[in-house]
Context: one part of a larger RNA
RNA sequence: CUGGGCGUAAAGCGCGUGUAGGUGGCGCCUUAAGUCGGGUGUGAAAGCCCGGGGCUCAACCCCGGGACGCCGCCCGAAACUGGGGCGCUUGAGGCCGGAAGAGGGGAGUGGAAUUCCUGGUGUAGCGGUGAAAUGCGUAGAGAUCAGGAGGAACACCCGUGGCGAAGGCGGCUCCCUGGUCCGGUACUGACGCUGAGACGCGAAAGCGUGGGGAGCGAACAGGAUUAGAUACCCUGGUAGUCCACGCCGUAAACGAUGGGUGCUAGGUGUGGGCGGUGUCGACUCCGUCCGUGCCGAAGCUAACGCAUUAAGCACCCCGCCUGGGGAGUACGGCCGCAAGGCUAAAACUC
Numbered sequence: 001c002u003g004g005g006c007g008u009a010a011a012g013c014g015c016g017u018g019u020a021g022g023u024g025g026c027g028c029c030u031u032a033a034g035u036c037g038g039g040u041g042u043g044a045a046a047g048c049c050c051g052g053g054g055c056u057c058a059a060c061c062c063c064g065g066g067a068c069g070c071c072g073c074c075c076g077a078a079a080c081u082g083g084g085g086c087g088c089u090u091g092a093g094g095c096c097g098g099a100a101g102a103g104g105g106g107a108g109u110g111g112a113a114u115u116c117c118u119g120g121u122g123u124a125g126c127g128g129u130g131a132a133a134u135g136c137g138u139a140g141a142g143a144u145c146a147g148g149a150g151g152a153a154c155a156c157c158c159g160u161g162g163c164g165a166a167g168g169c170g171g172c173u174c175c176c177u178g179g180u181c182c183g184g185u186a187c188u189g190a191c192g193c194u195g196a197g198a199c200g201c202g203a204a205a206g207c208g209u210g211g212g213g214a215g216c217g218a219a220c221a222g223g224a225u226u227a228g229a230u231a232c233c234c235u236g237g238u239a240g241u242c243c244a245c246g247c248c249g250u251a252a253a254c255g256a257u258g259g260g261u262g263c264u265a266g267g268u269g270u271g272g273g274c275g276g277u278g279u280c281g282a283c284u285c286c287g288u289c290c291g292u293g294c295c296g297a298a299g300c301u302a303a304c305g306c307a308u309u310a311a312g313c314a315c316c317c318c319g320c321c322u323g324g325g326g327a328g329u330a331c332g333g334c335c336g337c338a339a340g341g342c343u344a345a346a347a348c349u350c
Base pairs, nucleotide, nucleotide: 003322004321005320006319007304008303012318014201015200016199017198021194022193023192025088026087027086028085029084030083031082033081034080035077036076037075038074039073040072041071048066049065050064051063052062053061054060091191092188093187094185095184096183097182098181099180103177104176105175106174107173108172109171110154115149116148117147118146119145120144121143125136126135162169163168206247207246208245209244210243211242215241216240220236221235222234223233258317259316260315261314262313263312266295267294268293269292270291271290272289273288274287275286276285278283299306300305323350324349325348332343333342334341335340
């Protein structure tokens, strides 16, 4: 002395529900497992410490004494932890009233625009670029008007805004449905927190079957550019993008910051609620609770920065890191239709 850490250096599981486990509010009584005290047994010898002695000293050796954490048993203590009992209400939940919201699922529906089809007008070009060409067009394009078809996405409102656990969610209406917040409360009475496994959700791309296909557009083809141009630019264009059902399970799944509780100066916006004050009223100001931004005190930090939405001060629980490469790879196992995913080394090398 009894690890140190995880925003950016290695390190927070993508997110949730929850099993075991860990951990847990206030008061009283009780118990005595943990804990503490005393006694006793054991604690071989050697060694260790103290004293004495023997080799001329020492090392070494001999004698005596002490000590020996631990553990068993007995007696005792009862503050704390645990067990049992009774009670409590502040944690948690419930009940009543109200509120906001792109929260989720389903059905329906609207307008703008693009494309295509039909018809009218009309004629020599259109398109595209840095400039062009490929391409389209006298079989009448482009432009313009009318009608129709179809798919996908929802301009303005839109916010430094809202909702959701995360992924994520945006036209409008209806149906089904989750969560949150505020006010009240005479109910339950610690029922809480976390969470190894497990289970569920999980952008995009991708996969299976069937459908759909307007625009866009990997691959691909052509035109350019260039020394080349398997690119950037242009003309086309298949998967895909969309729907249903089933897989996949990844991400710079990011706040690169796990969850919970309490505590610790302020200032200024903004979203939702409640109360008060003044006002005829819109509303103003004040207070309070919840959310979301910015700036900053103390403190923290290697610095950058964080700073009541902590990266501050503490406690509880989980996950994770331990030099670079080899490697998130091999092998094995589990999962997957496949693509691949999860778990996860070593030799060797610097």
Description
Small-subunit ribosomal RNA, central domain from an uncultured bacterium, 350 nucleotides, folded computationally. Model confidence (mean pLDDT): 90 of 100.